[in-house]
Context: one part of a larger RNA
RNA sequence: UCCUGCGAGUUACGUUCAGUGGCGAGGUUAAGUAUACCGGAGCCGCAGGGAAACCGAGUCUUAAUAGGGCGCAUAGUCGCUGGGCGUAGACGCGAAACUUGGUGAUCUAAUCCUGUCCAGGGUGAAGCUGUGGUAAGACACAGUGGAGGCCCGAACUCACCGCCGUUGAAAAGUUGGGAGAUGAGAUAGGUUUAGGGGUGAAACGCCAAUCGAACUAAGAGAUAGCUCGUUCUCUCCGAAAUGCAUUUAGGUGCAGCCUUAGGAGAUAAAUUACGGGGGUAGAGCACUGAAUGGUCUAGGGGGCAUAUUGCUUACUGAAACCAACCAAACUCCGAAUACCGUAAUUCCCAUCCUAGGAGUGAGACUAUGGGUACUAAGAUCCAUGGUCAAAAGGGAAACAACCCAGACCGUCAGCUAAGGUCCCUAAUUAUAGCUAAGUGGGAAAGGAGGUGGAGAUUCACAAACAACCAGGAGGUUGGCUUAGAAGCAGCCAUACCUUUAAAGAGUGCGUAAUAGCUCACUGGUCGAGAGUCUCUGCGCCGACAAUGUAACGGGGCUAAGCUAUAAACCGAAGCUACGGAAUUAUGCGUUCGCAUAAUUGGUAGGAGAGCGUUCUGUAGGCUGUUGAAGGAGGACUGAUAAGGAACUCUGGAGGUAUCAGAAGUGAGAAUGCAGGA
Numbered sequence: 001u002c003c004u005g006c007g008a009g010u011u012a013c014g015u016u017c018a019g020u021g022g023c024g025a026g027g028u029u030a031a032g033u034a035u036a037c038c039g040g041a042g043c044c045g046c047a048g049g050g051a052a053a054c055c056g057a058g059u060c061u062u063a064a065u066a067g068g069g070c071g072c073a074u075a076g077u078c079g080c081u082g083g084g085c086g087u088a089g090a091c092g093c094g095a096a097a098c099u100u101g102g103u104g105a106u107c108u109a110a111u112c113c114u115g116u117c118c119a120g121g122g123u124g125a126a127g128c129u130g131u132g133g134u135a136a137g138a139c140a141c142a143g144u145g146g147a148g149g150c151c152c153g154a155a156c157u158c159a160c161c162g163c164c165g166u167u168g169a170a171a172a173g174u175u176g177g178g179a180g181a182u183g184a185g186a187u188a189g190g191u192u193u194a195g196g197g198g199u200g201a202a203a204c205g206c207c208a209a210u211c212g213a214a215c216u217a218a219g220a221g222a223u224a225g226c227u228c229g230u231u232c233u234c235u236c237c238g239a240a241a242u243g244c245a246u247u248u249a250g251g252u253g254c255a256g257c258c259u260u261a262g263g264a265g266a267u268a269a270a271u272u273a274c275g276g277g278g279g280u281a282g283a284g285c286a287c288u289g290a291a292u293g294g295u296c297u298a299g300g301g302g303g304c305a306u307a308u309u310g311c312u313u314a315c316u317g318a319a320a321c322c323a324a325c326c327a328a329a330c331u332c333c334g335a336a337u338a339c340c341g342u343a344a345u346u347c348c349c350a351u352c353c354u355a356g357g358a359g360u361g362a363g364a365c366u367a368u369g370g371g372u373a374c375u376a377a378g379a380u381c382c383a384u385g386g387u388c389a390a391a392a393g394g395g396a397a398a399c400a401a402c403c404c405a406g407a408c409c410g411u412c413a414g415c416u417a418a419g420g421u422c423c424c425u426a427a428u429u430a431u432a433g434c435u436a437a438g439u440g441g442g443a444a445a446g447g448a449g450g451u452g453g454a455g456a457u458u459c460a461c462a463a464a465c466a467a468c469c470a471g472g473a474g475g476u477u478g479g480c481u482u483a484g485a486a487g488c489a490g491c492c493a494u495a496c497c498u499u500u501a502a503a504g505a506g507u508g509c510g511u512a513a514u515a516g517c518u519c520a521c522u523g524g525u526c527g528a529g530a531g532u533c534u535c536u537g538c539g540c541c542g543a544c545a546a547u548g549u550a551a552c553g554g555g556g557c558u559a560a561g562c563u564a565u566a567a568a569c570c571g572a573a574g575c576u577a578c579g580g581a582a583u584u585a586u587g588c589g590u591u592c593g594c595a596u597a598a599u600u601g602g603u604a605g606g607a608g609a610g611c612g613u614u615c616u617g618u619a620g621g622c623u624g625u626u627g628a629a630g631g632a633g634g635a636c637u638g639a640u641a642a643g644g645a646a647c648u649c650u651g652g653a654g655g656u657a658u659c660a661g662a663a664g665u666g667a668g669a670a671u672g673c674a675g676g677a
């Protein structure tokens, strides 16, 4: 991992509701028993109101006869079946733990008793003896001696380091090194201490491979607002992820939303008309604030003057005025929607009440209106829609939440939606333009004689623009400044004058300053357009990322790109056609028949109808050695499934229709359990 088997809403009592049956203002027995009768104790109902006394179709409140509250105008009860709930283990498996009683110190910790063990070598304390020494000592030297949690090092004990081992040779080891080795030493046998207890040179260490409280049995099926699992089929409907509350936030209660039954009745919804309230969007500045520029001014600062009063100011500047603005917590104003009400119309859908059963109370993205945040987030929190959730199909290359569209079943039929029509890949042509960037097929501020369109304006056959030829002068080197300043460092003037076709007291280069080149401006040559600005279409640059082209799905495309127009086609489980099934409503018919219409995606969940398994009655029946059950098989059947027949092979002795009844009644999942492979 697979196969086979086993494996989870049960039972009792009580209660409530529905269905069904008996009796009915009544219904019914319990224990017991001879299982027929009996037993009427008791229970429920037939009357309520009040805290109660009590009263009673009324009663309570109250001073009240007023008002008001709860009642009265009847249906119950006992079984059976089913849906819930309660009490019980209560759908199944699962804790860590807690308590009580026992069992453990053959492991290990510590104590006690009796024993045992420590090769060899080294060092050489005290003491003692001798000699020297002293008044006597002290002391010195030599010898002797043999101390020590002394030294080196086997046995023995330990476990500091490395490799190996890591489904090991081993549930802690092997190997090479290492530490202690006369001591707080090691060790054998015996003994004692026991679970909130022991023992501990103390690590929460150790107490039999178990220790922050051993093991074992019981309480015990502890409890588990948690996780996982929960077994056949089809049909109808079909949610929620919200509000309030919660020692509450992944739980629960009530409400909301779903379903089933009964009832009400046009109540719902949409549209139209009419009537309402509002203070949002917008707008505005009349208030409250914020805030820019200007005018003007009180006041302040500076200066002058002064005993005081003052004068003045290229400073500042409240208030006021003018102009232009800003606001969720501003409003002189003020929509659209939305909401409420009253009518009418439409009405396939809908609404309300009562009762039974739920699930949900983690939501997600997207569009729009907002808060928080960075007008960040596949962020977070609200509101209003949509989709997913619980929705398959087509499109977006792929892609829950985007676009189109809601799958009852069948068909080798047709039409369309979104989106597409060169090839991959079903389906395309035409007309008029644009783009040259592979733009299309990623991006901003900003930049640019890219190119198309529209407009404004200036110059121009009295010759423009560009190019070429020629001129571009004089007063004057303007004045000042300066070493110098001559058109061209700088300052002042430049609306100076003259000669002119024209020529600035000079546009740029240049010189130390001059010089020189050039421009403005003018004439000529040439001969038809030229310049500037604004708006706009499509493009260009700006453009840097990590495995590999990699920013069209690919090929590839100059249209097979973009704009506009026209006509086709393709394209889905949409719609249509044909055949079939089911549900509901209506009508007819009457016993599930016909017709018409609509409907038939679906998680949690509610409701309905069935299939199959085991056992019991039917059944001393039927069936079976002329072959039961079981096993295997392919071509049958049910125009829905769970399923059901016949036949063949195997097997070798039981099986069982029909209609009922009763359940240990259906497995693929529970890191399920057992066995096998």
Stems, first nucleotide, its partner, number of pairs: 001677006011088013026044003032038001048055002058070004091229002094226001098219006109193002112190006118183001120152003123148001127144006156180003160177003164173001195211001197207003232610006242255005256360002258357007269346008282333001283331002288327002292323004299316002301313004363388010393404003408580004413576003419570003422555003428567007440557001446541002450538010467525005473498003478492003504519001508517002581600008611666001613663005621656003630650004636644002
Predicted 3D model of a 677-nucleotide part of an RNA (large-subunit ribosomal RNA, domain II) from Fusobacterium sp. The full RNA is in RNAcentral, with records from ENA. It matches the Rfam family "Bacterial large subunit ribosomal RNA". Rfam links the family to the GO terms ribosome and structural constituent of ribosome. Model confidence (mean pLDDT): 85 of 100.